[in-house]
Small-subunit ribosomal RNA, central domain from an uncultured bacterium, 352 nucleotides, folded computationally. The RNAcentral record of the full RNA draws on ENA, Greengenes and SILVA. Its Rfam family is "Bacterial small subunit ribosomal RNA". Rfam links the family to the GO terms structural constituent of ribosome and ribosome.
Context: one part of a larger RNA
């Protein structure tokens, strides 16, 4: 390279946008670059292959043929790809009307709980555990009530729900803003798909500056347990957890399943639309209906099996990413990025 793969054996990039590139709907037309056919030229000799021959055979050598699958020129063909012009509406986008949701950003407000402070009632314990102790408490704790302050998170509703590209998103409400879906089939007329490099986003932890600090809590301290106990349990407790701005760029970033498109048997539940029926204003039932979220093993098929099965791991197509025995190793070196922590890229010797 060919070939084979990527849910779990090695292997899908964390996610999106998107330049180059690759690929691309229907009808017609032009050209003839790719493609196909004919002709001519060239494709040195030797070698390889075939036939015949010469050394007693063979190796070796000679003669002839074939081959040299290529390139160039020229004459044609036009289905496909490409190219030129025109047309179309199914792909894509737009428009109008409607619907939906924890989608995003930024303000305001709320109650419960917690902690603390003050006051009041009240008196000897409280707390904690398997059992205890450390700890708190007559300087009046725990408990109960009142008032106040603070920060963080939003019980019930809540779901196998919904939204978002992913990360993720949940009290109520205002403003701003993005999207999806449905109906109509009005407009444009292939405007599409994918995407190396690139750009943007990216949980938690961590870092920088400045705030904030209720809870919880790495580190740390003490008490237990234990042979020991640098742990599990308990009492405390600092970074952090929260906010603003700026970095970091990693996760079992998982559906361990890339994106897009088409096709392929049923049953059931549910979310948001649409239609129809009946009815009479919000409920029931229903569908050759659209878009999601799920369940079943029954069907084909696939699979090493587990299992997957219209949300495919089935049948196909396009594009991207990645894999090639285990360890050494996601290490070393170099480079890029970063304040740092480190991240990205990423071997070999050796060994089994």
């Nucleotide at each position: 390279c060919u070939g084979g793969g990527u849910u779990u054996a090695a292997a899908g990039g964390g996610u999106g946008c998107g330049c180059a590139g690759g690929c691309g709907g229907a009808c017609u037309u032009u050209u003839a670059a790719g493609u196909c056919a004919g002709a001519g030229g060239u494709g040195a000799a030797a070698g390889c292959c075939c036939a015949c021959g010469g050394c007693u055979c063979a190796a070796c050598c000679g003669u002839g043929g074939a081959a040299c699958u290529g390139c160039c020129u020229u004459u044609g063909a036009u289905a496909c790809u490409a190219u030129u012009g025109g047309u179309c509406u199914u792909g894509a986008a737009u428009a109008u009307c409607g619907u939906u949701g924890a989608g995003g950003u930024u303000g305001g407000c709320g109650g419960a709980a917690u902690a603390c402070a003050u006051c009041a009632u009240g008196u000897a314990g409280c707390g904690g555990u398997g059992a205890a102790a450390u700890g708190c408490u007559u300087a009046g704790a725990u408990a109960u009530g009142a008032u106040g302050u603070a920060g963080a998170a939003c019980a019930c509703c809540g779901a196998u729900u919904g939204c978002g590209a992913a990360g993720g998103c949940a009290g109520c409400u205002g403003a701003c803003u993005a999207a999806a879906c449905g109906a109509u089939g009005a407009u444009u007329g292939a405007c599409g798909c994918u995407c190396a490099u690139g750009c943007a986003c990216g949980a938690a932890a961590g870092c920088g500056u400045g705030g904030g600090g209720a809870u919880c809590a790495a580190a740390c301290a003490g008490g237990a347990u234990u042979a020991g106990a640098u742990a599990c349990c308990c009492u405390g407790g600092u970074a952090g957890u929260c906010c603003a701005c700026g970095c970091c760029c990693u996760a079992a970033a998982c559906g361990a399943u890339g994106a897009u498109u088409a096709c392929u048997g049923g049953a059931c539940g549910u979310u948001g639309g649409c239609g129809a029926u009946a009815a009479a204003c919000u409920a029931a039932c229903u569908g050759a209906u659209c878009a999601g979220c799920g369940u079943c093993u029954c069907a084909a098929g696939c699979g090493a099996a587990a299992g997957c099965a219209u949300u495919a791991a089935g049948u196909a197509a396009u594009c991207c990413a990645c894999c090639u025995g285990g360890g050494a190793a996601g290490u070393a070196c170099g480079u890029u990025c970063g304040c740092a922590a480190g991240a990205a890229u990423g071997a070999a010797a050796c060994u089994c």